[in-house]
Molecule: c-di-GMP-I-GGC riboswitch aptamer
Organism: Solirubrobacteraceae bacterium
RNA sequence: CCCGACAAAGGCACCCCCGUCGUGAGGCGGGCUCGCAAAGCCACGGGACUUCGUUCGCGAAGUCAGCCGGGCUGCCGAAG
Numbered sequence: 001c002c003c004g005a006c007a008a009a010g011g012c013a014c015c016c017c018c019g020u021c022g023u024g025a026g027g028c029g030g031g032c033u034c035g036c037a038a039a040g041c042c043a044c045g046g047g048a049c050u051u052c053g054u055u056c057g058c059g060a061a062g063u064c065a066g067c068c069g070g071g072c073u074g075c076c077g078a079a080g
Stems, first nucleotide, its partner, number of pairs: 002080001003077002011036002016031006034066001040072003044069003047064007
């Protein structure tokens, strides 16, 4: 370094509920805990979704990093 134990310590938090912001997809805070070894960060490629427009081909502006790929960073540690 690869790798990832029914390891230890700690971390995150789907769905649902409450509050709040947003036209919306969704964001943030609290509760809860399905899961996660990058479920930390980045919309770069693909994809999904939203709003507006549309000559219905698509265009514009957005959302999602817990859909896949890519980039950057990183805790712990057996076996190999």